Context: one part of a larger RNA
Molecule: large-subunit ribosomal RNA, domain III
Organism: Holosporaceae bacterium
RNA sequence: GAGUAGCGCAAGGCAGGUGGGAAUCCUGCCCGCCGAAUAUCCAAGGUUUCCUGAGGAAGGUUCGUCCUCUCAGGGUCAGUCGGGGCCUAAGCCGAGGGCGAGAGCCGUAGGCGAUGGACAACAGGCUGAGAUUCCUGUACCGCCGAAAGCCGUCAGAGCGAAGCGGGGACACAGAAGGACAGGCAGAGCGCGCCGCUGGUAGAGCGCGUCCAAGCGCCGAGCGGGGGGGGGCAGGCAAAUCCGCCCCCCCAUCAAACCGCAAGACGCGACGGGGAGGGAAAUCAAGUACCGAAGCUGCCGCGUUCACGCUGUCGAGAAAAGCCGCUAGCGAGGCCGUAGGCGCCCGUACCGCAGACCGACACAGGUGGAUGAGGAGAGGAUCCUAAGGCGAGC
Numbered sequence: 001g002a003g004u005a006g007c008g009c010a011a012g013g014c015a016g017g018u019g020g021g022a023a024u025c026c027u028g029c030c031c032g033c034c035g036a037a038u039a040u041c042c043a044a045g046g047u048u049u050c051c052u053g054a055g056g057a058a059g060g061u062u063c064g065u066c067c068u069c070u071c072a073g074g075g076u077c078a079g080u081c082g083g084g085g086c087c088u089a090a091g092c093c094g095a096g097g098g099c100g101a102g103a104g105c106c107g108u109a110g111g112c113g114a115u116g117g118a119c120a121a122c123a124g125g126c127u128g129a130g131a132u133u134c135c136u137g138u139a140c141c142g143c144c145g146a147a148a149g150c151c152g153u154c155a156g157a158g159c160g161a162a163g164c165g166g167g168g169a170c171a172c173a174g175a176a177g178g179a180c181a182g183g184c185a186g187a188g189c190g191c192g193c194c195g196c197u198g199g200u201a202g203a204g205c206g207c208g209u210c211c212a213a214g215c216g217c218c219g220a221g222c223g224g225g226g227g228g229g230g231g232c233a234g235g236c237a238a239a240u241c242c243g244c245c246c247c248c249c250c251a252u253c254a255a256a257c258c259g260c261a262a263g264a265c266g267c268g269a270c271g272g273g274g275a276g277g278g279a280a281a282u283c284a285a286g287u288a289c290c291g292a293a294g295c296u297g298c299c300g301c302g303u304u305c306a307c308g309c310u311g312u313c314g315a316g317a318a319a320a321g322c323c324g325c326u327a328g329c330g331a332g333g334c335c336g337u338a339g340g341c342g343c344c345c346g347u348a349c350c351g352c353a354g355a356c357c358g359a360c361a362c363a364g365g366u367g368g369a370u371g372a373g374g375a376g377a378g379g380a381u382c383c384u385a386a387g388g389c390g391a392g393c
Stems, first nucleotide, its partner, number of pairs: 012030006031390004039370004045350002049348001050074006059067002079140002081346004086117002091112003097106003121138005141342004149334003158329002163325004171312004177305004182299005188209006194202001210272002214267003218263001221260004225250008234242002276290002313316001356365002372384004
């Protein structure tokens, strides 16, 4: 320079409390803001920032009794959620091998690698802080397995590939239908409330009107014609499996049969939750405890049945799980009730942000899911619900 610029777009007010000290901390009431978000749940990233108690030097663009700051103590519980003990994609590694002055490069078998495939748990409750993890209730999966039952010992029960086949298995656009979530309305149902006015016991006002997995049964709809016999030189060995050829039967513009299938209904539930009612005690409360109704109609973006159908050309992963086949093994075995067992890692908290990326408590950036009401074509826009905030002079 200069007590200058600035204090980073924004709504607060009042009362009470705490305290040495309060515009700034806490509580209450009123007011205001967001509401396809400024709500809620994940992923990435961060890594203790979470909760409780204490603090007041520094950090906080003011203040500070407060904090995401300092100190201390505490907090993350899984057979089923995510990952691994399963599978493969791009890509990477790579025994042998090929090449290269060297370092090394390429690459077979093989392996690694999710952003994909496969795969068994739901509802409620509880903490100051964890929950599909704890607890309660009700399930499911894998393995072991008394008992019971059944079968077999070469005329062979059962097991069974790292091999073979099927399947998994896939684009985009469009349209119609079923169902559900959700929403709205009701003189339905339940509980509570009663007017000080010009006027109120009324067709009054307010609030609420539900629930999973699993098991059973039904099943809109969609897809495939179905069954039997014979033959074969193909599927790198074999095959009863697949494929190809022939014949027969049923059916024929559709049924039977088979497969897929949302969802309804019943059980689950003598349970949970639930508006509301509501103590005693103490320093301790809307706590403990009790607990009603739970129907009908309409709408229904989206979700699901389901890439199922139709259309189009750019013609739209792989492998394993799974199902079958044989090769092979084979003397005891199958099934599996009661009962038993079930490993490792993650799990706090922020997460459109003051906790991530931006040197900052920075008007920037950051993938997915849910996404209510009135008006509206709409997720635009305005006002609101649930919920969250009032921007650190």